[in-house]
RNA sequence: GAGUUUGAUCCUGGCUCAGGAUGAACGCUCCUUGCGUGCUUAACACAUGCAAGUCGAACGGGAAUGCCACGCUGAUGCGAUUUCGGUCAAAUCAUGUGGCAUUCGAGUGGCGGACGGGUGAGUAACGCGUGGGUAACCUGCCUUACACAGGGGGAUAACACCUGGAAACAGGUGCUAAUACCGCAUAAGCGCACAGGGCCGCAUGGCCCGGUGUGAAAAACUCCGGUGGUGUAAGAUGGACCCGCGUCUGAUUAGCUUGUUGGCGGGGUAGGGGCCCACCAAGGCGACGAUCAGUAGCCGGCCUGAGAGGGCAACCGGCCACAUUGGGACUGAGACACGGCCCAAACUCCUACGGGAGGCAGCAGUGGGGAAUAUUGCACAAUGGGGGAGACCCUGAUGCAGCGACGCCGCGUGAGUGAAGGAGUAUUUCGGUAUGUAAAGCCCUAUCAGCAGGGAAGAACAAUGACGGUCCUUGACUAAGAAGCACCGGCUAAAUACGUGCCAGCAGCCGCGGUAAUAGGUAUGGUGCAAGCGUUUUCCGGAUUUAUUGGGUGUAAAGGGAGCGCAGGCGGCGCGUUAAUCUUGGUGUGAAAGCCCGCGGCCCACCCGCGGGAUUGUAUUGGGAACUGGCGCGCUGGAGUCCCGGAGGGGUAGGCGGAAUUCUUAGUGUAGCGGUGAAAUGGGUAGAUAUUAGGAGGAACACCAGUGGGGAAGGCGGCCUACUGGACGGUGACUGACGUUGAGGUUGGAAAGCGUGGGGAGCAACCAGGAUUAGAUCCCCUGGUAGUCCACCCCGUAAACGGUGAAUAUUAGGUGUCGGGCCCCACUGGGGGGCCGGCUGCCGCCGCAAACGCAGUAAGUAUUCCACCUGGGGAGCACGUUCGCACGAAUGAAACUCAAAGGAAUUGACGGGGACCCGCACAAGCAAGUGGAUUAUUUGGUUUAAUUCGAAGCAAAGCGAAGAACCUUUCCCGGUCUUGACAUCGGAUGCAUAGCUACGCGAUUAGUGAAGCCCUUCGGGGCAUCCAGACAGAUGGUGCAUGGUUGUUGUCAUGCUCGUGUCGUGAGAUGUUGGGUUAAGUCCAGCACCGCGCGCAUCCCCUAUUGAUAGUUGCUACGCAAGAGCACUCUAUUGAGACUGCCGUGGACAAACCGGAGGAAGGUGGGGAUGACGUCAAAUCAUCAUGCCCCUUAUGAUCUGGGCUACACACGUGCUACAAUGGACGGUACAGCGAGAAGCGAACCCGCGAAGGCAAGCGGAUCUCUUAAAGCAGUUCUCAGUUCGGACUGUAGUCUGCAACUCGCCUACACGAAGCUGGAAUCGCUAGUAAUCGCGGAUCAGCACGCCGCGGUGAAUACGUUCCCGGGCCUUGCACUCAACGCCCGUCA
Repeated sequence: GAGUUUGAUCCUGGCUCAGGAUGAACGCUCCUUGCGUGCUUAACACAUGCAAGUCGAACGGGAAUGCCACGCUGAUGCGAUUUCGGUCAAAUCAUGUGGCAUUCGAGUGGCGGACGGGUGAGUAACGCGUGGGUAACCUGCCUUACACAGGGGGAUAACACCUGGAAACAGGUGCUAAUACCGCAUAAGCGCACAGGGCCGCAUGGCCCGGUGUGAAAAACUCCGGUGGUGUAAGAUGGACCCGCGUCUGAUUAGCUUGUUGGCGGGGUAGGGGCCCACCAAGGCGACGAUCAGUAGCCGGCCUGAGAGGGCAACCGGCCACAUUGGGACUGAGACACGGCCCAAACUCCUACGGGAGGCAGCAGUGGGGAAUAUUGCACAAUGGGGGAGACCCUGAUGCAGCGACGCCGCGUGAGUGAAGGAGUAUUUCGGUAUGUAAAGCCCUAUCAGCAGGGAAGAACAAUGACGGUCCUUGACUAAGAAGCACCGGCUAAAUACGUGCCAGCAGCCGCGGUAAUAGGUAUGGUGCAAGCGUUUUCCGGAUUUAUUGGGUGUAAAGGGAGCGCAGGCGGCGCGUUAAUCUUGGUGUGAAAGCCCGCGGCCCACCCGCGGGAUUGUAUUGGGAACUGGCGCGCUGGAGUCCCGGAGGGGUAGGCGGAAUUCUUAGUGUAGCGGUGAAAUGGGUAGAUAUUAGGAGGAACACCAGUGGGGAAGGCGGCCUACUGGACGGUGACUGACGUUGAGGUUGGAAAGCGUGGGGAGCAACCAGGAUUAGAUCCCCUGGUAGUCCACCCCGUAAACGGUGAAUAUUAGGUGUCGGGCCCCACUGGGGGGCCGGCUGCCGCCGCAAACGCAGUAAGUAUUCCACCUGGGGAGCACGUUCGCACGAAUGAAACUCAAAGGAAUUGACGGGGACCCGCACAAGCAAGUGGAUUAUUUGGUUUAAUUCGAAGCAAAGCGAAGAACCUUUCCCGGUCUUGACAUCGGAUGCAUAGCUACGCGAUUAGUGAAGCCCUUCGGGGCAUCCAGACAGAUGGUGCAUGGUUGUUGUCAUGCUCGUGUCGUGAGAUGUUGGGUUAAGUCCAGCACCGCGCGCAUCCCCUAUUGAUAGUUGCUACGCAAGAGCACUCUAUUGAGACUGCCGUGGACAAACCGGAGGAAGGUGGGGAUGACGUCAAAUCAUCAUGCCCCUUAUGAUCUGGGCUACACACGUGCUACAAUGGACGGUACAGCGAGAAGCGAACCCGCGAAGGCAAGCGGAUCUCUUAAAGCAGUUCUCAGUUCGGACUGUAGUCUGCAACUCGCCUACACGAAGCUGGAAUCGCUAGUAAUCGCGGAUCAGCACGCCGCGGUGAAUACGUUCCCGGGCCUUGCACUCAACGCCCGUCA
């Protein structure tokens, strides 16, 4: 910096991510150098080898080799001699002795094994870091100076012999040497003792000088150069001890300590010291955290961070500790000793069972543990160490190599050209697009690896190189041998397809997946990094999320319930002094490495070398004195004391009073009282309630009474008395900083509760009864016990709240109230005004605040002190401790779980919240109905082979359907067909086909079969059949994938928005709110708004009046007809007219309202069409269109029959009625809208009638449908289940149609059901309306009580907006926003 709480916003707040790092591990992958690095776990156990030896110039000595000398013996034997048998015999070899030289096993002796190397178990400590001290100490080898080394002695290993033992080893006897050991001499100097002198110091004390007494030394070897030895003093190096400061967590660890603390005297030590001991005293440590518990080696440094910090303690370096565990000392200059000793313990090994041996936390290596960590390598060539005079020897220190991508750095896997944009792959709207100049092709190069040749430096002077035939270099050769991993919803760079279908799976957080997944899997493409890439662990950062830098506490987490006050913190004014603090210089130190800068060396880099800086620290020293502190002397302003004054429910104790309730006694008096929304329980004829009088008892104190008073808070209210605290005002004197805050501590502390003893009128938890209710362990009622009251003792908590700790100072105003004081004006009673300081309210600026709000009583500006907070839940729970008689209180975690929880404000929705307004919403009416009856029709349900499908509150249900006998028709049973009933394309044919016969209910099948397609511009086209495949087809699914269409809110209106401006951090607000008015967001005036748009209204159609024009089929003033005419009716076209235009009242001057005039019509004249932004995932895939999915000899096509018409029942919508305002009968009058050719059908004839026959006229202002009916005037019926009502049924018919059984309408005769006005409930309607009466049309062969239209007759009522329903606007509350069919709590599953 980002994501994540919300519909959106701001804030608080947590969670998560992007960065860096790692001794790392895991997954996939891997060409090659260099430099680093590698048991973090079991301080677990270890086979094997090596890691500490060396010196013969300390010594005795054995052995080996070489040389010399000598001698004996033996062998070979040059040569000489010979009696040829031999003899002498150089030389060589072997052997022996002596000497010399070299080397050396074991031993005596010296030095070194206390270094180097490993590990981090222990340790919270003078262990470490840093800075000091030792006048309290030691120091081998090394350096310097001075002085020495004379002369003796006695042993002992080795060795020899013997003995024991399995071994390890041990013992005995005898011999021998030394630089081994021991006396004596000497003493410059030294130690000790004693007395003297001089000098010095921070105390004890130290140093120097000289004297006396006393004590202690030495080693030799030699190559003759030297090397060693002794004493003293000094230096250097290394060590020892002491001190200041710093060094983790826990108080749910608060007390610890007896050698403990100190003293005196001793002992011990290199040395001080209770280090140890005897005696004496009773001390010592601790809230500035002792003791206890847990954890841990410390540091330079490393990682991170802007820094301050936080985390870590691998490699490298310093210190410490340890060496199987525990203890101990010896030797030595140095150890209480990793590869030494002794003892104990555990473990392992050997054993002859008697006894012995061992210690990898050295280097390799093994087992084990573990996610995990390497070779039983080479060399002393270099650097260093030990020994030696040296040569040299030893050195798993070290230098190198090996293994591991474990880390960092470097290099490569090619470069150029190359468009037919190839093939392949993926996708596609099928055109293309992407991979992609990428590949191929052509040309070039050779870093790395591979092959071959040369070949170092590392070595100081000669020799000596493990690394290593390594670095480096040269040549030839081939683009060949060398790329993967993660990711692609947002954060976060990068998307498409397929398959899957809340499955499989993903996920760091938010979250994705339920049939179109950019989020799971695969592919293609892309992005990022690259010999690595991801994941995981851990740390820092981001996180100002522990806040010193740098946070907060009214409402988000957070002020202790209140006071007093010890320690502690902080503290007024002046002068002087000090210099702890502070400040400024100097000096020492702050190891090296590391870090930063510069330069240099490996080709560069990593890495390495050199120089510088830094190392913020600490010690010491010189200067300064403003602030803080210390000390001293003063001051009065802070604080306090004294005096005077008034106010007050401040506190404690005692006493007194009246009203009221209840009880009781007596009287009067009667049938009710009481209680509630309504009742009942209850009390009352044994006399209640009511009323009068008397009495008893307890508790509380009406009015006054007030955002008024007192008090620290809790809390305090009748009156009087006593005692008593505090604040305030005034005045002047006194003290002289005495102040403030306050961890612990201590005191007060509502109500409830506990204990003991009283008291008990009313009220009243628990409880009982009555109601309410589905239930009612509640609310309401009738009773009623603890308790409430008093005394004493506990408890110690509250939303103990102003949700605001205390104190001080300071910062615009205005207006009240309480108690004091001062001044002014007026005045005799009550007044007004101004000012001072104190208490208590409201409004409001600056400022603050997330906003709300606070604002001299701060939540502003500053200072001081205390308390508290650090996501939600778990939980103020558990454990522990303290307190309490008990209930409980105080203190107070963790596991686990969630990604939020929360604050303030905004827009809506909602409320059995409020204000205003509207609507046939109520009311007033029509009683016109529905709901009751019969019946028609629709739906549910049921039934069925099927009863096709859809519609479901209003807004489904006489709806889709403006018309199911077949068809329709989708459903069911059965029978048939498979390029198909329908469309396009290819090929072939013109034998097709019509007709006839037969089976079949039919579709169809089988047979027979006359004739031999049509048009033509001669190219072809049309029609029909056959064949093959592409395809057709589906009223199959999804209306929650869609288009279109429709319903509804609703013709509802302070309606829905936008631009600019303004306000607000912002969501948003304003405009559009508030005042009038309207049918209306209609208009007016006002207003931080000014304007626009969609709606309203207007424009359109019909109708009401009328002018003009035009008159046939219309009309008629001409007597009738013909004819004529167009005034009238009417029809058609086009105009006029109505606009609050005019007058008046009130209204605010406006808009508008009301009344009036004129007018056919008056305030939108009446009706229609017209439906804003949006809501309901509303309806429709079965009107149509359409994505995806599904069927393809079937979910397609076709045929017959059946079904959609079923029927116990239920709902809706209608028709007809129940009758006299009526029925029946005959007579008689008046419409309008419309329709008509496969049609309407006159007149005439026939039939009781439905109809039929014949047939005129009319494609229609002409003809027909077509007699309108209610009405009017008569007659009859006389209140009945009727002369009402007509269902149902029987018989006989008519019409339509292929066909009327399932299943049509109509007619005649006969039959004559329910029903006498309809329970709860409920619908419609405000005028030509309701009601009532008939007529027409669409669909249609036929079928209308439905639907859509038409005219006739023609009402009643509206006081009004309290209520019901719906709607609009403003406001309020809200934990809702999927918006109350919401949200949410508990129990159970």

A computed fold for a 1389-nucleotide RNA from an uncultured bacterium, annotated as small-subunit ribosomal RNA. Its mean pLDDT, the model's own confidence on a scale to 100, is 83.